A computed fold for an 86-nucleotide RNA from an Anaerolineales bacterium, annotated as c-di-GMP-I-GGC riboswitch aptamer.

RNA sequence: UUCGACAAAGGCAAACCCGGCGAAAGCCGGCGACGCAAAGCCAUGGGUCUAAGGACGAUCUGUCUAUGACUGCCAGGCUGCCGAAA
Numbered sequence: 001u002u003c004g005a006c007a008a009a010g011g012c013a014a015a016c017c018c019g020g021c022g023a024a025a026g027c028c029g030g031c032g033a034c035g036c037a038a039a040g041c042c043a044u045g046g047g048u049c050u051a052a053g054g055a056c057g058a059u060c061u062g063u064c065u066a067u068g069a070c071u072g073c074c075a076g077g078c079u080g081c082c083g084a085a086a
Base pairs, nucleotide, nucleotide: 001086003083004082011036012035017030018029019028020027021026034072040078041077042076044075045074046073047070048069049068053065054064055063056062057060
């Protein structure tokens, strides 16, 4: 530090399940640990998911749509522990 160790001290916590919120995606808490050198924070760009409400069609319970969601999808911005190798 623009770098990342069969280091050290720690940290976070996927899926499943339980309870709650939500129309859903998903979120919160508990359990748990797949993994993570930022798996800390920010929805800024891209991408993905959902469609309550709205619009459209009319055989279906359909199609479109974000103001909703995902930072553990990618990038970007801000901040942070340690100091082997480079």

Overview
The sequence was found by an Rfam model in a public genome assembly. Model confidence (mean pLDDT): 88 of 100.